[in-house]
RNA sequence: GCGAGUGUGGUUCAAUGGUAGAAUAACUGCCUUCCAAGCAGUAGACAUGGGUCCGAUCCCCAUCACUCGCA
Numbered sequence: 001g002c003g004a005g006u007g008u009g010g011u012u013c014a015a016u017g018g019u020a021g022a023a024u025a026a027c028u029g030c031c032u033u034c035c036a037a038g039c040a041g042u043a044g045a046c047a048u049g050g051g052u053c054c055g056a057u058c059c060c061c062a063u064c065a066c067u068c069g070c071a
Base pairs, nucleotide, nucleotide: 001070002069003068004067005066006065007064010024011023012022013021018054026042027041028040029039030038047063048062049061050060051059
């Protein structure tokens, strides 16, 4: 330099156009003499900018970051 792929809560992953879920972590409460474990609840996310569409995490383009391959 060329090509391909990935980007979603703090972390690991879902969700193939119709108001984004789970596990774990955090916090609060219950339980316990205390801690741990357990139970219940709360808050927290679609990389950025455009386009298409009635409607975009999803489709298209560009950029950014990371990974892989070729040279």
Molecule: transfer RNA
Organism: Candidatus Vogelbacteria bacterium